Context: one part of a larger RNA
RNA sequence: CACCGCCCGUCACGUCAAGGAAGCCGGGAAGACCCAAAACCGCGUUUUGCGCGGCUAAGGUCAGCUCGGUGACAGGGACGAAGUCGUAACAAGGCAUGGGUAGCGGAAGCUGUUCAUGGAACAAUUCUUU
Numbered sequence: 001c002a003c004c005g006c007c008c009g010u011c012a013c014g015u016c017a018a019g020g021a022a023g024c025c026g027g028g029a030a031g032a033c034c035c036a037a038a039a040c041c042g043c044g045u046u047u048u049g050c051g052c053g054g055c056u057a058a059g060g061u062c063a064g065c066u067c068g069g070u071g072a073c074a075g076g077g078a079c080g081a082a083g084u085c086g087u088a089a090c091a092a093g094g095c096a097u098g099g100g101u102a103g104c105g106g107a108a109g110c111u112g113u114u115c116a117u118g119g120a121a122c123a124a125u126u127c128u129u130u
Base pairs, nucleotide, nucleotide: 003093005090008086009085011083013080014079015078016077020073023070024069025068026067027066028065031062032061033060034059040054041053042052043051044050045049096117097116098115099114100113101112102111103110104109
């Protein structure tokens, strides 16, 4: 390379990363309840032991807490010379644009309402008034 410019979103294709997620798998700490060995303690009996009770490791049941793995599926994101549909924005961008809000629409978006100006224009000439 300057409007034969710039540029927005859906859709299609490819790559990548992160989060969500039913389910499944594993770790951690504690709790409630059940059961309860040995040792120890107490009592009884009475002798080198036996019985009962207490305390307790392990074990079992329960519902949660917490950390991680895997994960059907679903939604977006980033990026990628020459894909599709339109043309929303940039000039008054051809309906000024933008913010809030509501409804609607393949998509950019459109419409209503309210606010802002970060909008163009309101010039020139003549006359009148201050």
Model confidence (mean pLDDT): 80 of 100. Small-subunit ribosomal RNA, 3' minor domain from a Candidatus Sungiibacteriota bacterium, 130 nucleotides, folded computationally. The source organism's lineage runs through Bacteria, Bacteria candidate phyla and Candidatus Sungiibacteriota. It matches the Rfam family "Bacterial small subunit ribosomal RNA".